[in-house]
Parts: sequence; structure tokens; C1' cells
RNA sequence: UCUCGAAAAAGGUAAACCAUCUGAAAAGGUGGGACACAAAGCUACAGAACCGAAAGGUUGGCUGAGCUACCGAA
Repeated sequence: UCUCGAAAAAGGUAAACCAUCUGAAAAGGUGGGACACAAAGCUACAGAACCGAAAGGUUGGCUGAGCUACCGAA
């Protein structure tokens, strides 16, 4: 360094729900709140799901893939 995720250490994020704002909606932002997470950091590229009459939109805490990252046993 790569793979990997044992023991710890330093930390980090924040489900449901509530309040409020944005949106046609799915859903997203902010504050509270903690289900849980070793990438639950970022990317909508390929699937999948959701919304939509359609065009299109949303979701990486659905799967895969790509990029980046703390610690260090086997």
C1' cells in the first nucleotide's frame, strides 16, 4: 500500500415520529429525536422501487458499480 473488519481509541452520521418550509406528488430542507450504520461519505451510470396522464422527477439508509476516507488484529 492492497484486501479485510477482530479488539479498542478518536470521532462521525441519523431511521421512525413531531414541528415547520419547499414540491402536483414521490420526496427533500431546517430544528428536535434515536432505529440503526465500518463507508448509512459522495456520484442517479445500470437495474429495482416510488410519484406522474405523459414528459419527466425521486430514492445510494434498495442492489450493483465508480471515487474518497479514520483505526489496525488475522

This is a predicted structure of a 74-nucleotide RNA (c-di-GMP-I riboswitch aptamer) from a Candidatus Aerophobota bacterium.
NCBI's taxonomy places the organism under Bacteria, Bacteria candidate phyla, Candidatus Aerophobota.
It matches the Rfam family "c-di-GMP-I riboswitch aptamer". About the family: GEMM was predicted in a large-scale screen for bacterial structured RNA regulatory elements.